Predicted 3D model of a 150-nucleotide RNA (glmS glucosamine-6-phosphate activated ribozyme aptamer) from a Bacillota bacterium. Its Rfam family is "glmS glucosamine-6-phosphate activated ribozyme aptamer". Rfam classes the family as a riboswitch. Its family is annotated with regulation of gene expression and catalytic activity in the Gene Ontology. NCBI's taxonomy places the organism under Bacteria, Bacillati, Bacillota. The sequence was found by an Rfam model in a public genome assembly. Of the family's consensus pairs, 88% are formed in the model. Its mean pLDDT, the model's own confidence on a scale to 100, is 79.
[in-house]
């Protein structure tokens, strides 16, 4: 330096479980022990802060809760609207809200089969199912002051 093997790490719509539901064992009439379940993907981060959060799919708990958290809000920084400054509004480096039009893309649920487990249940492959936010096009942008040109 290379190859191979083993272990650990890999998470941010993410992790966890004291309620609850379910399974197995023991005990025997509601307890103990060991387990299982407890949100399906899409999109999303200038810096700081506190409080906690977008979009749909599905519809037996996706209940109830804890921790975190890229959304929103406030401050700062930055961008656009006007060359500069200040303010205002809207945004976040692809830095314009809004209106109209166009246009996608997912996973689970479901079906078939395989694997792990006594089991609850978990997992893999294929089929089917295919969303909204998003994205694109058009329309759509300011006041005061200063400077400059005519």
């Nucleotide at each position: 330096c290379a190859a191979u093997c083993c272990a650990u790490a890999c998470a941010a719509g993410c992790g966890c479980c004291a309620g609850c539901a379910c399974u197995c064992g023991c005990g025997u009439c509601c307890g103990c022990g060991a387990g299982u379940g407890g949100a399906c993907g899409a999109g999303g981060u200038g810096g700081g802060g506190g409080a906690u959060c977008u979009c749909g799919g599905a519809u037996c708990g996706u209940c109830g809760g804890c921790g975190g958290g890229u959304g929103a809000c406030c401050c700062c920084c930055g961008g656009u609207u006007u060359g500069c400054c200040u303010g205002a509004a809207c945004c976040g480096u692809c830095a314009a809200a809004g209106g109209c039009c166009c246009c996608a893309c997912a996973a689970a649920g479901c079906c078939a089969g395989g694997g792990a487990g006594c089991g609850a249940u978990c997992u893999c492959u294929g089929g089917g199912g295919g969303a909204a936010a998003a994205g694109g096009g058009c329309c759509g942008g300011c006041a005061g002051g200063c400077a400059g040109a005519a």